[in-house]
This is a predicted structure of a 112-nucleotide RNA (Glycine riboswitch aptamer) from Terrihabitans soli.
The prediction has a mean pLDDT of 80.
The sequence is in RNAcentral, with records from Rfam.
Rfam family: Glycine riboswitch aptamer. From the family's description: This family represents the bacterial glycine riboswitch.
Taxonomically the source falls in Terrihabitans (Bacteria, Pseudomonadati, Pseudomonadota, Alphaproteobacteria).
RNA sequence: CGAAGUGGAUCUGGAGAGCGCUCCGAAAAAGGAGCCGCCGAAGGGGCAAGUGGACCUUUGCGCACCUGCAAAGCUCCAUGAAUCUCUCAGGCAAAAGGACAGAUCGGGAUGA
Repeated sequence: CGAAGUGGAUCUGGAGAGCGCUCCGAAAAAGGAGCCGCCGAAGGGGCAAGUGGACCUUUGCGCACCUGCAAAGCUCCAUGAAUCUCUCAGGCAAAAGGACAGAUCGGGAUGA
C1' cells in the first nucleotide's frame, strides 16, 4: 500500500399463479371454517459427477518371518450443487413479502 469467501444496513430494480366458491362476521380484496384449482424466487426437503471408506473379484509387484502394496471392476456406506426438483411452509387484485442483481456504507481488517 492493501484482498476475498461470508454475512450486516440503506436505496433501486425484481417474476409466477383464482379480486375462486359456500358459511360465519355490520361491511371489504382483511379475519375464521370448509371445498376445488394453481405458482415457485422467503424458508425448508431431495438428488448427479466427483471425493473418502468397507467387502469381494481380477491383474501386477513382494514374501526367511511378520505385514502386504498398487491399479481396475462390482456392491454398500458417508459426503456431495443449483435458478433442477418436491410443494411441507409460503404465495395466487393492490399493498406487504420476494431468490437474485446493482450502488453506497460499515464489519471481516489490531490486515491475507